Notes:
The RNA shown here (TPP riboswitch aptamer (THI element)) has 103 nucleotides and comes from Paracoccus zeaxanthinifaciens ATCC 21588.
RNA sequence: CGAUGACCGUUGGGGUGCCCCGUCAUGGGGCUGAGAGGCUGCGUGCCAACCCAUCGAACCUGAUCCGGUUUGCACCGGCGGAGGGAACGGUUCCGGCCCGCAG
Numbered sequence: 001c002g003a004u005g006a007c008c009g010u011u012g013g014g015g016u017g018c019c020c021c022g023u024c025a026u027g028g029g030g031c032u033g034a035g036a037g038g039c040u041g042c043g044u045g046c047c048a049a050c051c052c053a054u055c056g057a058a059c060c061u062g063a064u065c066c067g068g069u070u071u072g073c074a075c076c077g078g079c080g081g082a083g084g085g086a087a088c089g090g091u092u093c094c095g096g097c098c099c100g101c102a103g
Stems, first nucleotide, its partner, number of pairs: 001095002005092006011053004017031005037047003059084003065078004
């Protein structure tokens, strides 16, 4: 210096849904998932966990989308690698090049 993977630090980005029971309200149980938590002045807020960060399908838009499937969410396929989307530093593994020292 190059390529690739892993890890670490800092910083940043992101989502929090569905079903059932009950209530004036607070609530309880279950499902999927990495994550469905807590606080609260109920706000576009704060904290925590988790995931993701340009090699970017974390997440958002189209979308109250289309087909299958489900009580529904989820899931599979399409839309679609379509438009957006948050980065820097360090360590290590591999390869190449250069410099110095000693023999």